[in-house]
RNA sequence: GGUCGGGUAGCUCAGUUGGUAGAGCACCUGAUUGAAAAUCAGGGGGUCGCCGGUUCAAGUCCGGCUCCGACCACCA
Numbered sequence: 001g002g003u004c005g006g007g008u009a010g011c012u013c014a015g016u017u018g019g020u021a022g023a024g025c026a027c028c029u030g031a032u033u034g035a036a037a038a039u040c041a042g043g044g045g046g047u048c049g050c051c052g053g054u055u056c057a058a059g060u061c062c063g064g065c066u067c068c069g070a071c072c073a074c075c076a
Base pairs, nucleotide, nucleotide: 001072002071003070004069005068006067007066010025011024012023013022019056027043028042029041030040031039049065050064051063052062053061
């Protein structure tokens, strides 16, 4: 330098044919307990890596950039 994959909640990850962003764990509150853990019920939390474009509508499609990973090549 090239090719491919990936960047979505604190963490690990889903998200179909473009149509109002989700799960598990974690966290908070309550129930329960002598008090905890466990369990049960409820709750908060998102610029979907960044900038543009297309569209009535973009996490999703298109272009550029950036970060991470794998592979290939270059440099004599």
Record summary
This is a predicted structure of a 76-nucleotide RNA (transfer RNA) from Rohdeia mirabilis. Its mean pLDDT, the model's own confidence on a scale to 100, is 83. NCBI's taxonomy places the organism under Bacteria, Pseudomonadati, Planctomycetota, Planctomycetia, Rohdeia. Rfam family: tRNA. Rfam classes the family as a transfer RNA.